[in-house]
RNA sequence: AUGACGCAUGCAGGAGAGCCUUUCAGCAGAAAGCACCGAAGAAGUAAGGGCGUAUUUGUCAGAUGCGCUUGAAUCUUUCAGGUAAAGAGGACUGUAUGCUGACA
Numbered sequence: 001a002u003g004a005c006g007c008a009u010g011c012a013g014g015a016g017a018g019c020c021u022u023u024c025a026g027c028a029g030a031a032a033g034c035a036c037c038g039a040a041g042a043a044g045u046a047a048g049g050g051c052g053u054a055u056u057u058g059u060c061a062g063a064u065g066c067g068c069u070u071g072a073a074u075c076u077u078u079c080a081g082g083u084a085a086a087g088a089g090g091a092c093u094g095u096a097u098g099c100u101g102a103c104a
Stems, first nucleotide, its partner, number of pairs: 006099008018034001020033005035083003041079001042077003048070009
C1' cells in the first nucleotide's frame, strides 16, 4: 500500500567571500603570490550505547578509573571547491515523474 524511509531525474527558489598584485597577451582566460568564504565533496567530534581491563569483597550484581569501538550537524577544519557582473556550481526547500517496497 490512495506507497513509509531511501535513491535518481526534470522544473522553481537558493547565501557567503579581493572588479587584489605580478607575469603571459589588450579583454574574457591561465599561472604564481597574498588576503578572504562555507552551503558540492572530504575530514574531526559530544552525550549516550557496546566490549575489555583494574580497583572496591569470598562470589554475583553494582559503582569508579582506564583503553578500544560505535556515535550528529547548518558545529569545527579549509584538503578540495569558491570570492565584480554574466555563466557554471550550490547544502537545503517545494513540486512532478520513475525505481524500490515498510517503516517514519

Glycine riboswitch aptamer from a Clostridiales bacterium, 104 nucleotides, folded computationally. Rfam family: Glycine riboswitch aptamer. The family is grouped with related families in Rfam's "Glycine riboswitch clan". Taxonomically the source falls in Eubacteriales (Bacteria, Bacillati, Bacillota, Clostridia). The prediction has a mean pLDDT of 78.